[in-house]
This is a predicted structure of a 108-nucleotide RNA (SAM riboswitch aptamer (S box leader)) from Natribacillus halophilus. Its Rfam family is "SAM riboswitch aptamer (S box leader)". Gene Ontology term of the family: regulation of gene expression. The organism belongs to Natribacillus, within Bacteria. It was read from a public genome assembly, where an Rfam model found it. The prediction has a mean pLDDT of 82.
RNA sequence: UUCUUAUCAAGAGAGACGGAGGGAAAGGCCCGAAGAUGUCUCAGCAACCAGCUCUUUCGAGUCAGGUGCUACUUCCUUCGGAACGACCAUGGUUCCGAAAGAUAAGAG
Numbered sequence: 001u002u003c004u005u006a007u008c009a010a011g012a013g014a015g016a017c018g019g020a021g022g023g024a025a026a027g028g029c030c031c032g033a034a035g036a037u038g039u040c041u042c043a044g045c046a047a048c049c050a051g052c053u054c055u056u057u058c059g060a061g062u063c064a065g066g067u068g069c070u071a072c073u074u075c076c077u078u079c080g081g082a083a084c085g086a087c088c089a090u091g092g093u094u095c096c097g098a099a100a101g102a103u104a105a106g107a108g
Base pairs, nucleotide, nucleotide: 001108002107003106004105005104006103007102008101013042014041015040016039017038021031022030023029025078026077027076028075043070044069045068047067048066049065051062052061053060054059074100079097080096081095082094083093084092
């Protein structure tokens, strides 16, 4: 880096550094000099893998070792479908499925 599978409505902050934009893209809407995004340290959470216990199995619990995560539902929408509503039709609301993205495990 590519592919496959699974999950993504919950959960979890302080300090230091630094100094301007950032939240994947676009449009919104938010965060930001009362210092954001980011890096480091400590702490925390518990999604996947590992360990341990239970279970015929599916799986459940525990742990915090390997990754990960700790603003807003993956912040919302983008593509398609259904329902509601309206009443010459566009808008809007709700739901479902995809696409895209993020994370983990395995394989190349």